A computed fold for a 73-nucleotide RNA from a Bacillota bacterium, annotated as transfer RNA.
Rfam family: tRNA. Rfam's curators write: Transfer RNA (tRNA) molecules are approximately 80 nucleotides in length. The family's RNA type in Rfam is transfer RNA. Rfam links the family to the GO term triplet codon-amino acid adaptor activity.
Its mean pLDDT, the model's own confidence on a scale to 100, is 82.
RNA sequence: GCUACUGUGGCUCAGCUGGCAGAGCAGCUGAUUCGUAAUCAGCAGGUCAUCGGUUCGAAUCCGAUCAGUAGCU
Numbered sequence: 001g002c003u004a005c006u007g008u009g010g011c012u013c014a015g016c017u018g019g020c021a022g023a024g025c026a027g028c029u030g031a032u033u034c035g036u037a038a039u040c041a042g043c044a045g046g047u048c049a050u051c052g053g054u055u056c057g058a059a060u061c062c063g064a065u066c067a068g069u070a071g072c073u
């Protein structure tokens, strides 16, 4: 330099066949317990890497850029 893939709560990921952004773990509060752990109930937390385009509507489609991983040279 070229090609492919990946980028979504603090972490690991789903959602990508356009139509309400979700799960598990972690965190906080409460219940339970003599107390802790475990368990149960609830709560909070996201500009979906960035910018632009298409569309009534974009995490999802298109283009560019950035970062990471792998391969080739």
Stems, first nucleotide, its partner, number of pairs: 001072007010025004019056001027043005049065005